[in-house]
RNA sequence: GUUGGGUCCUCCAAAGGUACUGUUCACGAAUCCGCCAGGUCCGGAAGGAAGCAACGGUAAGUGAAAAAAGGCCGGUUGGAGGGGCGCCUGACC
Repeated sequence: GUUGGGUCCUCCAAAGGUACUGUUCACGAAUCCGCCAGGUCCGGAAGGAAGCAACGGUAAGUGAAAAAAGGCCGGUUGGAGGGGCGCCUGACC
């Protein structure tokens, strides 16, 4: 001096992890929606109207599950790139 390995940096891929978004399930409202007993109102009546509670649904929210998809991993493995270090009982000239 050249080159191989190591190490640092960047990027890519794989598997894995996480549970932020999202998904599923459950719960979930005096207040939103539905349906509205009783009661109220209209009507001579038949009947009709608005509509509280209960009930059903859903929203915010809460909990649980899984790990499709997106996000994240300052970790693992492999690969690529160019540079730094000069680390190696390196190799060669």
Molecule: Bacterial small signal recognition particle RNA
Organism: candidate division WOR-3 bacterium